[in-house]
């Protein structure tokens, strides 16, 4: 400081997550010490026990204890005076003058200090105590007696208030020998302390907009220490509020704390400051102070206790219980310190505090050892088996002892002469002991430091986000290793940061969420130029404050640190005091530029109102006239012989104004168009008279506001939701057709929405230009039109600059200003609820719970299209021949079986793997056998081996006999072979082609497919490879921000076409001799074989752009790639093959492996390919005759004779092949016969009798002769092949192979065609280009209804709490008032009266009863929503998504949705 995540990639928008910090925490496994700290965040829930407020006898009368006893002395319950208002505790309430911070006048103060003045002189009682008595108990009653610093009374000071004068009104003693202490009353001042008021700050809802009758001000009056409606009489109707009153939720508040670069955000333990509160409401007393945590009185709940009448009590004090919770401690020492309350003091009291204990709950500090030590030990892990690694780590040697244990010393803390320590024998020092006591925890695919081997196998599980897991898992579990931190270390909660995702610093708003449909204007923000003033903002200095701690900066003390402590300090905030006058602002006074008013002028579908007008179209009278019309992709329903439709002539009714017409005009916007008149609004413009800033912008507010729709009235021409008919269609609630009804149109109203868009708020200044447009006036100039110059309008294009791109771009989305609306992921949703509007639809404002990690925008590259161009192919089409229909062959599916072994499945499987299943093969299935193996290495042990004969059995095998001793040798033995034996192993056609090599097939012989460099864009990427022509071709040419290259293409290679040159044997013979015969001689031709020349648009015309090229010709053998063959770019299908072989991994081992026999692979209702032979006269049969080529043979091929009807047999000549044999070529050609028919077509079935081959031919071979003589007469729909020596037609050969199911398959040669007008149309492709919501890429995405499960959530008869306005009753304690009664010792006495008590009224008064209103929980049912690997109906939307699509409305439909009306282009 950032980083992960939407996509094929990309930029961008925006959430969602992460890394950092901190906590009063909690959890999880671990765990050596020591230091400083902190510890109920939950039930302000209930409390057993103890303890936390006493102390004073120098106020004071008995009493008591102790003494023989006095006296001293100690307890000490009354009475008195003082604290019990401090101290501790807690946050429940409180949105308020509570708190915070500055400031105010109208008070009071006990103890303290400074001061000024006193303190005489008298009385009369309660109490305790002592009888009597009530009472369970708490606690009482009545007599009787007594002291005081208790209490009265007079004297004097002295004070309040009054003008004065009257009147009223203090005191207290005690100790001490004293000196002198200490109290006590009365004033004045202080210091703290408290009480009111006041400015300013101080959370979140408007889905809380109106609150208020003591309410707001007066007057009187009471009251209070003091101001005041504080109380009250009577008067007056005020006071508050969009600068958010009232009502609601929440909340103690602050200094501070965390987090942050800072603005600022959360937060309010601990410590300090203030407030409330003390069981729950309510009251007062006492006193200086309380409406009083450990006091009272009344009322309520709750727990005790009771003798039932009557009483006790209050842990939110310290410990501790119990519950609650995820959670939080000892029923523990001192009063030695620092403090409190009391005393004259000694002292006593204090759970406040100082201290121990318990928790790793945080900080922060130390150690679990140092040095050496490779044979790199053993073991683990891995593994190519060689090593690697843990690892100098271990052991080993050596040193030290912080820590630990065990002995000795032993503190500071104590002030203020001694004494006086709870922590403490603590902390620290010394001396022995011995590496001895001391390490884990999270991670390890990215983010994010750290990878290995096993197990598992969408399983078990893991995850903070992306995601990991479906048999090779650095993502799980557990091991090895590594990384991080470290007495800690993950994880969970929270809070800031990160987050410029609420943006003041610091954000947006044309398409990403976001500009109010448009206008006027109020409050209110904001404001032109000059000048004077004032000094409110502003500024500058000073002062006063903002507690202490904390934070920060220098120091200092604990060895450091953490922690503790002395100073010192910055910004900022509030008030004062003093200058300054730029700006803002206020008074003043000008000005004219912004704005307006007055004059001339001028364009316009600009508004309202009435008058006319013609075409069209419906209808209707009337004529002509006769079978039809309409209508569509194609029909049909419909009209129509009751006269249509057409034509011609009349009327009528509404509605709507063609051409002109135009990115033209006018209007705030919506919207405005026949003509013409009256009323009216606005804008340009000229020229330059007035006014003097009058402006701008605008929250609530009001005014307009399209269509649809709504209420009443009219109207209804066409057009047409809905509806009915007819199509179309698996259906058609729909496109398409006929009809139509409300609407549409008018008039008054209502209604307020729209892709109401420029998806672009209003205003105003500034910033390059070109090219147009409307409307004006004015100058130059002219005849005139133009042109030029200057303003408003309106477009196009474009620099800068902006923008994430597209794109904007003086009409800004660029550079500022002002003011308004609006926006903060998607979805739920513009829905629910509440409210306000509206008759109604239904607008307006408008969430949450849940779900998800993306939604989205712009451009990018594919690919896709029932988008477009444009090229090409036996792709259509032109032709010729099949397939599909028939039998048979073969092959697949199916079924069948014990098996019918296995793979192959559109194109690109199916006569395919198999170029040969009777047995073998053979992988299958029965059965009968072997278990180191049928075969390999390696290791014992025997023997050569090989070989021959018998029994047994289907055979594999078993079992017996017989023969025979070989080779080399150092004589030990060895090789090589056979048998036995035991261990490593062997074996596997098991499995996974979706782990894999290698092969292949396909797209396709299509022209394609990249690079590096330069350039272009943030970037993906373009460019180059497009464009213009040309080609079979990215082949070639021109052009171009490209120049280049590679690879595909072509060429080189093979065949086969002509010629030459060489060379002739087994091949060939023209001539020239010569044989039965090319038989011999020879070497021209043929032919073979080598080798070589030709064909390149070279020429010549045209055309083309003077190019590439194309067309046509002549030479030529052969002409435009002569022909035909090998040759197969980057890639696509997880195409295809683990069964050709190769191989990871798994799986099996007496069996999934070997062996043998027999059966399967041939089974058959069917169904489908791919063929052969047919249907026949262009034919069939017989018979004669003619002509290839290319192959193959020695375990072959076989002449040539005989035999047989024939398949075939006997023979065995040749020939290791241009020699000899297969081998006859056959279609054809000439002749017989058959004459259109199931036939002399046709040949399948099926008897019988034979050949062959082979160990064997029954499942399951072929050939032959006879004999039998099916089906089929040319083949629906649909569907293949083929462009010339091609298709069609006819034979020959091969390879496999004993033999053969071969009609296949691969080659040969023979005869030998038609047709191509041409790219609309179908298929494949190949460019370029457009759309896209695709990217697995259209076998794509996706929208609703239904049905399932689940989740939250709204309604709802209702039931249940909660707060609370308000009204009623009844009315406790108590203050205050009043009154009858009683009591009245002080004063000299009496009476009276002040005064006091108790009961009574009476005001107020907690509570009680309703209960409108708001809130919460809950409810049969119901709505709709979300969310769920594989349900159902459709196919609405994305491509022209097959009807373009959205918006608005209204109607209709199982759904999606579909018409109707306006509107938008997204």
């Nucleotide at each position: 400081a950032g980083a992960g995540u939407u996509c094929g990639a990309u930029c961008c928008u925006a959430g969602c997550a992460c890394a950092a910090g901190a906590u009063a925490a909690a959890u999880g496994g671990u765990g050596g010490c020591g230091g400083c700290a902190u510890a109920c965040u939950u039930a302000a829930c209930a409390c057993a026990u103890g303890c936390a407020a006493g102390a004073c006898a120098u106020a004071u009368g008995a009493g008591a204890a102790g003494u023989g006893g006095u006296a001293u002395u100690u307890c000490c319950a009354g009475u008195g005076g003082u604290g019990g208002a401090c101290g501790g505790g807690u946050g429940a309430g409180u949105a308020a003058c509570g708190c915070g911070u500055a400031a105010g006048a109208a008070c009071c103060c006990g103890c303290c200090c400074u001061u000024g003045a006193g303190u005489g002189g008298g009385g009369a009682a309660c109490a305790a105590u002592a009888g009597c008595u009530g009472a369970a108990a708490a606690u009482g009653g009545g007599u009787a007696c007594u002291a005081a610093u208790a209490c009265c009374c007079c004297g004097u000071a002295g004070g309040a208030u009054g003008a004065g004068g009257a009147g009223c009104a203090a005191a207290a003693a005690g100790a001490g020998g004293a000196a002198u202490c200490c109290a006590c009353c009365c004033g004045a001042a202080g210091a703290g302390g408290g009480g009111c008021u006041c400015g300013c700050g101080u959370c979140u809802g408007a889905u809380u907009a109106g609150c208020u009758a003591g309410u707001u001000g007066g007057u009187g009056a009471g009251g209070u220490a003091a101001u005041a409606a504080c109380u009250u009489u009577c008067c007056a109707a005020u006071g508050c509020g969009a600068u958010g009153a009232u009502c609601a939720a929440u909340a103690g508040c602050u200094a501070g704390u965390c987090c942050g670069a800072g603005a600022g955000g959360a937060u309010g333990a601990u410590c300090a400051g203030c407030c409330a509160c003390a069981c729950u409401a309510g009251g007062a007393c006492u006193g200086a102070g309380a409406c009083a945590c450990g006091g009272c009185c009344c009322a309520g709940a709750c727990u005790c206790a009771u003798a039932c009448g009557a009483g006790a009590g209050g842990c939110a004090g310290c410990a501790g219980u119990g519950g609650g919770g995820a959670a939080u401690u000892u029923u523990c020492g001192g009063u030695a310190a620092u403090a409190g309350g009391u005393g004259a003091a000694a002292g006593c009291c204090u759970g406040a505090u100082g201290g121990g204990g318990c928790a790793a709950u945080g900080c922060c500090g130390c150690g679990u050892u140092g040095a050496g030590g490779u044979a790199g030990a053993a073991g683990g892990c891995c593994c190519a088996u060689g090593a690697g690694u843990c690892g100098u780590g271990a052991a080993c040697u050596u040193c030290u002892u912080u820590u630990c244990u065990c002995a000795g010393a032993g503190a500071a803390g104590a002030a203020g002469c001694a004494a006086u320590g709870a922590c403490a024998g603590u902390a620290u020092c010394u001396a022995g002991g011995g590496a001895a006591u001391a390490a884990g925890c999270a991670u390890c695919g990215g983010c994010u430091a750290a990878c290995u081997a096993u197990g598992u196998g969408c399983u078990a599980g893991c995850a903070g986000c992306u995601g990991c897991g479906g048999u090779a898992a650095u993502a799980c579990a557990g091991a090895g290793g590594a990384u991080g931190c470290a007495a800690a270390c993950g994880u969970u909660a929270u809070c800031c940061u990160g987050a410029a995702u609420g943006a003041u610093u610091g954000g947006g708003u044309g398409u990403a969420a976001a500009g109010c449909a448009u206008c006027u204007g109020u409050u209110g923000g904001u404001g032109g130029c000059u000048u004077u003033u004032u000094a409110a903002g502003u500024u500058c200095a000073c002062c006063g404050u903002c507690a202490a701690a904390u934070c920060c900066c220098a120091g200092g003390g604990c060895u450091c640190a953490a922690c503790c402590u002395u100073g010192g300090a910055c910004a900022g905030g509030c008030a004062g005091u003093g200058g300054a006058a730029a700006c803002u602002a206020g008074c003043a006074a000008g000005c004219u530029g912004g704005a307006g008013u007055a004059c001339g002028g001028u364009a316009g579908g600009g508004g309202c109102a009435g008058a006319g007008g013609g075409a069209a179209u419906u209808u209707u009278u009337g004529g002509u006239g006769g079978a039809a019309c309409g209508g569509u992709g194609a029909a049909a329903u419909g009209c129509g012989u009751a006269u249509a439709g057409a034509u011609c002539a009349g009327a009528a009714a509404g509605a709507a104004c063609a051409c002109c017409a135009a990115u033209g005009a006018c209007g705030a916007a919506a919207g405005c168009a026949c003509u013409c008149u009256g009323c009216c609004g606005g804008g340009c413009u000229g020229a330059c008279a007035c006014u003097a800033a009058c402006a701008c912008u605008g929250a609530g507010a009001g005014a307009c506001g399209a269509a649809a729709g709504c209420u009443a009235g009219g109207g209804g021409u066409g057009c047409g939701a809905a509806u009915g008919a007819g199509a179309u269609u698996a259906g058609a609630u729909a496109c398409c057709c006929c009809a139509g009804u409300a609407g549409u149109c008018c008039u008054a109203g209502g209604c307020g929405u729209a892709a109401a868009u420029g998806a672009u708020g209003u205003a105003u200044a500034c910033u390059a230009g070109g090219c147009g447009c409307u409307g004006u006036g004015c100058g130059u100039a002219u005849c005139g039109a133009c042109c030029c110059g200057u303003g408003c309008u309106u477009g196009c294009u474009g620099u800068a600059g902006c923008u994430a791109a597209c794109g904007u771009g003086u009409u800004a989305a660029g550079u500022a200003u002002c003011c308004c609306a609006c926006c903060u992921g998607a979805g739920g949703a513009g829905u629910a609820u509440g409210u306000u509007c509206g008759u109604a639809a239904g607008a307006a404002u408008g969430a949450a719970a849940c779900u998800c990690a993306a939604a989205g925008g712009a451009a990018u590259u594919g690919a896709c299209g029932g988008g477009g161009g444009u090229c090409u192919g036996c792709a259509c089409a032109a032709g010729c021949g099949g397939u599909g229909g028939a039998a048979c062959a073969u092959g697949u599916g199916g079924u069948u079986u014990a098996a019918u072994u296995c793979g192959a499945u559109g194109c690109a499987a199916a006569g395919c793997g198999a170029a040969a299943a009777a047995c073998c093969u053979u992988a299958c299935c029965a059965g009968g056998g072997c278990u180191u193996g049928a075969u390999a290495u390696g290791c014992c042990a025997c023997g050569a081996a090989u070989c021959c004969u018998c029994u047994u059995g289907a055979a594999a095998g078993a079992g017996a006999g017989g023969g025979g001793u070989g080779c080399c040798u150092u004589c030990g033995g060895g090789a090589a072979c056979a048998u036995g034996g035991a261990c490593a192993c062997a074996u596997g056609u098991g499995g996974u082609g979706c782990a894999u090599g290698g092969c292949u097939g396909u797209c396709g012989u299509c022209a394609g497919c990249u690079c590096a460099u330069g350039c272009c864009a943030u970037a993906a990427g373009g460019u180059g490879u497009u464009g213009g022509g040309u080609u079979a071709a990215g082949c070639c040419c021109c052009g171009c921000a490209g120049g280049g290259a590679g690879u595909g293409c072509a060429a080189c290679c093979c065949u086969c076409g002509u010629g030459c040159u060489u060379a002739g044997u087994u091949g060939c013979c023209a001539c020239c001799a010569u044989u039965g015969a090319g038989u011999u001689u020879g070497g021209a031709c043929c032919u073979u074989g080598a080798g070589u020349a030709g064909a390149c648009u070279a020429u010549c015309g045209g055309u083309g752009a003077u190019a590439a090229g194309c067309c046509a010709g002549a030479g030529g053998a052969a002409g435009g790639u002569a022909a035909g063959g090998a040759u197969a770019a980057c890639g696509u299908c997880a195409a295809g093959u683990c069964a050709u072989u190769a191989u990871g991994c798994c799986c099996c081992u007496u069996a999934u492996g070997c062996c043998c026999u027999g059966g399967g692979c041939a089974a058959c209702a069917c169904a489908u390919g791919u063929g052969u032979c047919a249907u026949a006269a262009u034919g069939g049969c017989c018979a004669a005759g003619a002509u290839a080529a290319a192959g193959g043979g020695u375990c072959a091929c076989g002449a040539u004779c005989c035999c047989g009807u024939g398949a075939g047999g006997g023979u065995g000549a040749g020939c290791u092949a241009a020699c000899u044999c297969c081998a006859a070529a056959a279609a054809c050609c000439c002749a017989u016969c058959c004459u259109c028919a199931g036939u002399u077509u046709g040949g399948a079935u099926u008897g019988c009798a034979g050949g062959c081959u082979g160990c064997a031919u029954c499942u399951c071979g072929u050939c032959u002769a006879c004999a039998u003589g099916a089906a089929g007469u040319c083949g629906a729909a649909a569907u293949c092949g083929c462009u010339a020596g091609u298709a069609a037609u006819c034979a020959c050969c091969g390879g496999u192979c004993a033999g053969c199911c071969a009609u296949a398959c691969g080659a040969c040669g023979a005869u030998g065609a038609a047709u191509u007008c041409g790219u609309u149309c179908c298929c494949g492709g190949g460019c370029c280009u457009u759309g896209u919501a695709c990217a697995c890429a259209c076998c794509g995405c996706c929208c609703a209804u239904c049905a399932c499960a689940c989740u939250a959530u709204g309604g709802a008869a209702g039931c249940u709490g909660g707060c609370c306005a308000u009204g009623c009753c009844c009315g406790a304690a108590g203050u205050c008032a009043u009154u009858a009664c009683c009591u009245u010792a002080a004063u000299g006495g009496c009476a009276a009266g002040a005064a006091g008590g108790u009961g009574g009224u009476g005001c107020c008064g907690a509570g009680g009863c309703a209960g409108a209103g708001c809130u919460a929980g809950u409810g049969a049912u119901u709505g709709g929503a979300g969310u769920g690997a594989a349900g159902u109906u459709g196919u609405a939307a994305c491509a022209a998504g097959g009807u373009a699509g959205c918006c608005g409305c209204a109607c209709u439909g199982g759904a999606a949705g579909g018409u109707c009306c306006g509107g938008c282009u997204g």
The RNA shown here (small-subunit ribosomal RNA) has 1466 nucleotides and comes from Zanthoxylum armatum. The prediction has a mean pLDDT of 83. The source organism's lineage runs through Eukaryota, Viridiplantae, eudicotyledons, Zanthoxyloideae and Zanthoxylum. The RNAcentral record of the sequence draws on SILVA.